[in-house]
RNA sequence: GGGAGCAUGACUCAGUGGUAGAGCGCAUGCUUAGCAUGCAUGAGGUUCUGGGUUCAAUCCCCAGUACUGCCA
Numbered sequence: 001g002g003g004a005g006c007a008u009g010a011c012u013c014a015g016u017g018g019u020a021g022a023g024c025g026c027a028u029g030c031u032u033a034g035c036a037u038g039c040a041u042g043a044g045g046u047u048c049u050g051g052g053u054u055c056a057a058u059c060c061c062c063a064g065u066a067c068u069g070c071c072a
Stems, first nucleotide, its partner, number of pairs: 001071002004068002007065001011023003018055001026042005048064005
């Protein structure tokens, strides 16, 4: 220099146009003499940024940024 992938809760990841979920972690409650385990509940999100398309975008298109392989 060329081309590809990826960006979603603290972390690891789902989600093929109709107001975003799981696991883990955290908090509270129940259980226990107390812990661990288990169960229930809850908090936690500008879906990387900016535009475009659309009645409607995490999702489609363009540009940018960061990261990770590949080729040279």
Notes: The prediction has a mean pLDDT of 83. A computed fold for a 72-nucleotide RNA from Camelus ferus, annotated as transfer RNA. The same sequence occurs in records of 3 taxa. NCBI's taxonomy places the organism under Eukaryota, Metazoa, Eumetazoa, Euteleostomi, Camelus. The sequence is in RNAcentral, with records from Rfam.